[in-house]
RNA sequence: GGGCGAUUAGUUUAGUGGUAGAACAGCGGUCUCCAAAACCGCUAGUGGGGGUUCGAUUCCUCCAUCGCCCGCCA
Numbered sequence: 001g002g003g004c005g006a007u008u009a010g011u012u013u014a015g016u017g018g019u020a021g022a023a024c025a026g027c028g029g030u031c032u033c034c035a036a037a038a039c040c041g042c043u044a045g046u047g048g049g050g051g052u053u054c055g056a057u058u059c060c061u062c063c064a065u066c067g068c069c070c071g072c073c074a
Base pairs, nucleotide, nucleotide: 001070002069003068004067005066006065007064010024011023012022013021018054026042027041028040029039030038047063048062049061050060051059
């Protein structure tokens, strides 16, 4: 330098052009002599810019970060 992939909640991740879901963690409650477990509830997210579209997390493009492969120079 070229190619491919990934980026969604504190963490691990699902998902799709039409209000983004789960698990774990956290917080509150029920229960208990207390705690754990269990159950109920709550909080919390689409890496950044631009474009297409009535509408973008999704499509296109640039950038950033991470991973993998190939090449060149030394």